Context: one part of a larger RNA
RNA sequence: CUGGGCGUAAAGGGCAUGUAGGCGGUCUGAUAAGCCUGACGUGAAAGGCUAUGGCUCAACCAUGGCACUGCGUUGGGAACUGUUGGACUUGAAUCACGGAGGGGGAGCUGGAAUUCCAGGUGUAGGGGUGAAAUCUGUAGAUAUCUGGAAGAACACCAGUGGCGAAGGCGAGCUCCUGGCCGAUGAUUGACGCUGAGGUGCGAAAGUGUGGGGAUCAAACAGGAUUAGAGACCCUGGUAGUCCACACUGUCAACGAUGUGCACUAGGUGCUGGGGCGGACGUUUCAGUGCCGGAGCUAACGCGGUAAGUGCACCGCCUGGGGAGUAUGCUCGCAAGGGUGAAACUC
Repeated sequence: CUGGGCGUAAAGGGCAUGUAGGCGGUCUGAUAAGCCUGACGUGAAAGGCUAUGGCUCAACCAUGGCACUGCGUUGGGAACUGUUGGACUUGAAUCACGGAGGGGGAGCUGGAAUUCCAGGUGUAGGGGUGAAAUCUGUAGAUAUCUGGAAGAACACCAGUGGCGAAGGCGAGCUCCUGGCCGAUGAUUGACGCUGAGGUGCGAAAGUGUGGGGAUCAAACAGGAUUAGAGACCCUGGUAGUCCACACUGUCAACGAUGUGCACUAGGUGCUGGGGCGGACGUUUCAGUGCCGGAGCUAACGCGGUAAGUGCACCGCCUGGGGAGUAUGCUCGCAAGGGUGAAACUC
């Protein structure tokens, strides 16, 4: 290398889009590159295999045959693959008609709560904890009522419920906009699948510039605890948390399960459509859960949402540590990211 693998043992790229490439539905004509077959040439000798023979045998040597799986030329074949012409509708897509949705973006609006400010009532505490203290309050707090301001998040509805490729998305209304599902008909006529590179999207934290700053809160300070307490608990509190634009590009980015297609018992919920039916029901498509058969699996478990049975294409693995380190290259403002060893050691 081949073989073997990737839910949990090492191993699915965070997710998509798509270039090259790989692979590709049904019928038919042509072609003959691949493919099958015949002939000829070549495939040096030695060596190899084999049958004989020569040294008394053997090693060794000789002769004949085979092999030399290959290449070239030429004749033939046409199932399959390729190429090319024609056609088809079941794959794919478009249109018309309905439908559900926290899918995305922008703008406007709302109530509860919190904190702060002003005023009224009112008086000695409040707060906090295992217990306390720091803290706060007679310069009138906490509590309560009225008014005002600000920022952030949207209780109930809410659901193994919905949407999205993933990250993710939850107050209401309006506008712009992407995708999905169903039924029937029409249209195009293989236009498809996958996808090395590339490109885009990508939680939180973090970075730059400018805003904003209610709450919470790394750092930090104080109070406790303790042998100590650089912590857990408490009182404060700055970055940040929020917005705009730009960067970063990572995660237990998880279903630890790549994408697409086909096939393979059932039962029972939920979501969105359709058919039949008078109700109850039954059936069908798309999704989302649970249980379970065959089969698979080291077991756990998976089981029409496969980890079953197959096909296509991509990514990845090859003992532990050293190490996701060093080095080089590359991206980034930085933090750091991507790629990624070896010595040595067990």

Predicted 3D model of a 346-nucleotide part of an RNA (small-subunit ribosomal RNA, central domain) from a metagenome. The RNAcentral record of the full RNA draws on SILVA. The coordinates come from a structure-prediction model, not an experiment, and the mean pLDDT is 90.